Source information: A computed fold for a 350-nucleotide part of an RNA from an uncultured bacterium, annotated as small-subunit ribosomal RNA, central domain. Rfam family: Bacterial small subunit ribosomal RNA.
Context: one part of a larger RNA
RNA sequence: CUGGGCGUAAAGGGCACGUAGGCGGCCCAAUAAGCUCUGCCUCAAAUCCCCUCGCUCAACGAGGGAGUGUGGUAGAGGACUGCUGGGCUUGAGGGCUGGAGAGGUGAGCGGAAUUCCCGGUGUAAGGGUGAAAUCUGUAGAUAUCGGGAGGAACACCAGUGGCGAAAGCGGCUCACUGGCCAGCUUCUGACGCUGAGGUGCGAAAGCUAGGGGAGCAAACAGGAUUAGAUACCCUGGUAGUCCUAGCCGUAAACGAUGGACACUAGGUGUCGGCUCCGUUAGGGGUCGGUGCCGUAGCCCAACGCGUUUAAGUGUCCCGCCUGAGGAGUACGGCCGCAAGGUUGAAACUC
Repeated sequence: CUGGGCGUAAAGGGCACGUAGGCGGCCCAAUAAGCUCUGCCUCAAAUCCCCUCGCUCAACGAGGGAGUGUGGUAGAGGACUGCUGGGCUUGAGGGCUGGAGAGGUGAGCGGAAUUCCCGGUGUAAGGGUGAAAUCUGUAGAUAUCGGGAGGAACACCAGUGGCGAAAGCGGCUCACUGGCCAGCUUCUGACGCUGAGGUGCGAAAGCUAGGGGAGCAAACAGGAUUAGAUACCCUGGUAGUCCUAGCCGUAAACGAUGGACACUAGGUGUCGGCUCCGUUAGGGGUCGGUGCCGUAGCCCAACGCGUUUAAGUGUCCCGCCUGAGGAGUACGGCCGCAAGGUUGAAACUC
C1' cells in the first nucleotide's frame, strides 16, 4: 500500500454554518462522454507459452502460431452513470391555524439568608474540634428585637421533566428575538445529503482596562495533628468568583458512541400536540421527544447495544487509528499581551 478498524483495547473533529469536492428521488425522450462488444494498427529481435522439425535424448537450435492488456482508430449496443430537454410529488422548503418550553439578548422588580453599620434589651461568655488552640468578647461580644447598607445566588415547585448545535440554560415581569412540534394537504417542484480548507460559537481557570466586592476562597499567615506535615482539621485571608469591553480556545468539551437517509419482534413509563370513546376519572389511535426491560441480530472478546435514541442490516460524505516508551516533547510554521494553543517528528530503548 491492498486492507482492517474507531462505546470501554490505538482511533469520532468540542459544536455549528458553509466553499470547493464527493454523492444524490420517480417517469418519458434524446445523446453516446463513462460502460460493453467487434474489426484493424500497436508489446523491434531474442526470451516466455503452443505446434512441428534438427543434433542418438535433453539442454541447445530452426520454422510457424498465439499473446488477456495498453494506446489509437472505425463501427455496433443503449441497461446503468453522466450530459440535454420535458414532466411528477413521496425528499426538501414555503403558507395558514394552533401549541409546549430554565432557548438567546436587554431592562425593571421581589422575598429568604449571610455579612457589616446604627439603636433597644441583656451579661459573660462565644466560636471551633476527635480533643484543643489560634480567634471574638466587660472599650459589652454571642443571643434577641427594630432600622439601614451592600453584593451574590434564586429554597419549595423540580421530575428517569423541559429547551438548546454544542458549550450550556432554573425567582418574577416586560420588550426584542432564534429554533422546535402538531393539524390542514394549500403552494414551489429535487431546490437535497455531507463537507477538505474557511468562518462563527465555545465550561472552568487564566490575561488586559475600568468598575464592584456580601459570602466563599488558590496563594499567604497563624493554631492544631505528626517523627516531620511546605497537607488533610481549625481561625483568618488576597487574587479570583460578580459587571462592562476585549483576549484566550482548552476539558473525562462524555453517550468516552460524527452527520444524513432507509429497513429490522415486542413490553412498560414519561413530556408536547392532534383525534376518537367516556358524565367525570380515565382509556384507545396517531405524530414528535425522552427513559427502562428485552427478541432476532451484532463473525459482541467480554461487558453490553438492541427498530424511530443500535453498538443490528445497508447507502453516501467527513474526521481519525496503525506496538509501548521517548512525546503531545523538540525543531520550524501559524495564532496569542502573556500563560500557552495548534500543527507535530527523530535518535535511542524495549